[in-house]
Molecule: c-di-GMP-I-GGC riboswitch aptamer
Organism: Campylobacteraceae bacterium
RNA sequence: AUUGAAAAAGCUAAACCCAUCGUGAGGUGGAGACAGAAAGCCAUGGGUCUUUUUUCAUUAAAAAAGAUUGCCAAGCUACCAAUA
Numbered sequence: 001a002u003u004g005a006a007a008a009a010g011c012u013a014a015a016c017c018c019a020u021c022g023u024g025a026g027g028u029g030g031a032g033a034c035a036g037a038a039a040g041c042c043a044u045g046g047g048u049c050u051u052u053u054u055u056c057a058u059u060a061a062a063a064a065a066g067a068u069u070g071c072c073a074a075g076c077u078a079c080c081a082a083u084a
Stems, first nucleotide, its partner, number of pairs: 001083004011036002017030005034070001040076002044073003047068009
C1' cells in the first nucleotide's frame, strides 16, 4: 500500500423484556445476541421518521424545531490477519 473476516488479540451489540427520561421519533442504564471489518467519531449532503405551525381540503405541500451514523454517502481516526 492492497485485500479480507477463516483463525487469533480484542471491540460493538439488533429484536424481545425491565427501569428511567421525552408530547413524540427516540435517548440512557440493566439484561440479552441478530449481526457488524470501521456497527469508531462527526448530523456536512441525501433518505427516512417525529412534533409544531401555515397553506389547503388533500391520504397533499411548505416552514421551523428535533430523531436516526446498526439507511446511504462525504470528512477525520484506528485494531488484527494475509499478500506485495